About this RNA
This is a predicted structure of a 386-nucleotide part of an RNA (large-subunit ribosomal RNA, domain III) from a Gammaproteobacteria bacterium. The full RNA is in RNAcentral, with records from ENA. It matches the Rfam family "Bacterial large subunit ribosomal RNA". NCBI's taxonomy places the organism under Bacteria, Pseudomonadati, Pseudomonadota, Gammaproteobacteria.

[in-house]
Context: one part of a larger RNA
RNA sequence: GAGUAACGAUUAUGCGGGUGAAAAACCCGCACGCCAGAAGCCCAAGGUUUCCUGCGCAACGCUAAUCGGCGCAGGGUGAGUCGGCCCCUAAGGCGAGACCGAAAGGUGUAGUCGAUGGGAAACAGGUCAACAUUCCUGUACCGGCCGUAACUGCGAUGGGGUGACGGAGAAGGUUAGGCCUACCGGGCGUUGGUUGUCCCGGGGAAAGUAGGUAGGCGGGCGCUUUUGGAAAAUCCGGAGCGCUGUUAACGCCGAGAUACGAGACCACCGGCAUUGCCGGGAAGUGGCUUACACCAUGCUUCCAGGAAAAACCUCUAAGCAUCAGGUUACGGGCGACCGUACCGUAAACCGACACAGGUGGGCAGGGAGAGAAUCCUAAGGCGUUU
Numbered sequence: 001g002a003g004u005a006a007c008g009a010u011u012a013u014g015c016g017g018g019u020g021a022a023a024a025a026c027c028c029g030c031a032c033g034c035c036a037g038a039a040g041c042c043c044a045a046g047g048u049u050u051c052c053u054g055c056g057c058a059a060c061g062c063u064a065a066u067c068g069g070c071g072c073a074g075g076g077u078g079a080g081u082c083g084g085c086c087c088c089u090a091a092g093g094c095g096a097g098a099c100c101g102a103a104a105g106g107u108g109u110a111g112u113c114g115a116u117g118g119g120a121a122a123c124a125g126g127u128c129a130a131c132a133u134u135c136c137u138g139u140a141c142c143g144g145c146c147g148u149a150a151c152u153g154c155g156a157u158g159g160g161g162u163g164a165c166g167g168a169g170a171a172g173g174u175u176a177g178g179c180c181u182a183c184c185g186g187g188c189g190u191u192g193g194u195u196g197u198c199c200c201g202g203g204g205a206a207a208g209u210a211g212g213u214a215g216g217c218g219g220g221c222g223c224u225u226u227u228g229g230a231a232a233a234u235c236c237g238g239a240g241c242g243c244u245g246u247u248a249a250c251g252c253c254g255a256g257a258u259a260c261g262a263g264a265c266c267a268c269c270g271g272c273a274u275u276g277c278c279g280g281g282a283a284g285u286g287g288c289u290u291a292c293a294c295c296a297u298g299c300u301u302c303c304a305g306g307a308a309a310a311a312c313c314u315c316u317a318a319g320c321a322u323c324a325g326g327u328u329a330c331g332g333g334c335g336a337c338c339g340u341a342c343c344g345u346a347a348a349c350c351g352a353c354a355c356a357g358g359u360g361g362g363c364a365g366g367g368a369g370a371g372a373a374u375c376c377u378a379a380g381g382c383g384u385u386u
Base pairs, nucleotide, nucleotide: 013031014030015029016028017027018026032383033382034381035380040363041362042361043360046343047342050341051075052074053073054072055071056070060068061067080141081140082339083338084337086119087118088117092113093112094111098107099106100105122139123138124137125136126135142335143334145332146331147330148329149328150327151326152325153320154319158315159314160313161312166302167301168300169299172295173294174293177289178288179287180286183202184201185200186199187198188196208260209259210258215253216252217251218250219244220243221242222241223240224239225238226237228236229235268280269279270278271277272276303306349358350357365377366376367375368374
């Protein structure tokens, strides 16, 4: 220079009460304002205690601070079913032997790793200051193992099937959700009117089990035979014959509705109270609308022709066949380990900062609207630290 610029989005604050040495900023209340395909909610990555409580205010916070993502201390993350681990493989990695190479090393078979993909099973309510599909209550489900009973050809690192998949488009059946409503509860106006065709609020509920619907797909069944599936096969494939036949039967897939689950929960009322806690607890029906959700890995159509392996089903080989093993039912017992707090369009991640930047997925109320545009608004969250 200069007590100057600045104090980091122009969404916005004002008042009353409390605490305190001190209050524009902390806590409580009232009013006002802002977001609402977000500035709300859930998850992934990343962070790693920042979460909750008590006690503090030197420093950190662009001001003050009684407050804090700050300091100190104590507490907090509970799983057969969520995710991982596990089984399986993709791109890709490693790679016994092998091949190549002065060496280092490179390539690569069998293998072995590797999810961003495939593979068993849980919902509703309650609860802590802080976790909950994990705890509690209620009701379920899955997979090994063992036992009992009945029946019985079982057996794989091998064969076959399945798993198993693209883009676009259209229609149907449903449900979530929404809007009304019968009905239920409350109200009757500090200001002219308001017992009425008035006003306000509620008008909800899972997994699972049962039967197998709307609908979709395949012709189905039996016998004989067989150069194929590296051996075998009753399996798959090929060939032939017979029965049945496209509205059907048989088989497979299949939402939803319905019944149980159903006890709770909830408007409101009563009691106590600073936040809140305890007790009781009505109605819970019908209609309209409607998804980008489900049926659906469906259907139609197009050419650029759209993973693999395991699980699962089936077939036999060696072998075993009074055993072992398999199927079904019932009963018993088991289900380890790791993650789980909190932030997560952000003051907690990446940007040296409490930085107007960047950051993948899911959810998607109401009015107007073609709409996820835009404006207003609900739930919810905020008023951006002078």